[in-house]
This record gives sequence, C1' cells and structure tokens, in this order.
RNA sequence: GCGCCCCUAGCUCAGCUGGAUAGAGCAUCGGACUUCGAAUCCGCAGGUCCCCCGUUCGAAUCGGGGGGGGCGCG
Repeated sequence: GCGCCCCUAGCUCAGCUGGAUAGAGCAUCGGACUUCGAAUCCGCAGGUCCCCCGUUCGAAUCGGGGGGGGCGCG
C1' cells in the first nucleotide's frame, strides 16, 4: 500500500428484514439477610449506538467520507 471483518452501558455481547421508551448478563451503587463479611435475594442508576454528511415521514440499522482495532496479502 491492497483486501476482508469489527466498533451499542465500566466489561462481555444481543438487536442491524428502517418504526417499541435502545436491551441482557456481569460489575458498581442502595436495601434485605448476617455479629461483621462472603454467598443469595430485591431494587436503582448507567448510552450523543466511534464521528461527520446524506437518503427517508422516520436511521443503532441503508449509502458516502473520516477515526480506531483485528486478520490476510504484498
């Protein structure tokens, strides 16, 4: 340099056939339990869906450009 793939919560990921209030598990935090912890149970909070532009009535999802990461080739 060329090709392919990935980027959604602190972490691991689902959703990507355009329309739901954007979700799960774990972690954090609060509570219950306990002499105190751990474990267990209950609950809350946490997101510009990497960025910009476009298409559309409507974009996490489609198109273009950029950024970051991975693999292969040279």
The RNA shown here (transfer RNA) has 74 nucleotides and comes from a Myxococcales bacterium.
RNAcentral holds the sequence, with entries from ENA.
The same sequence occurs in records of 2 taxa.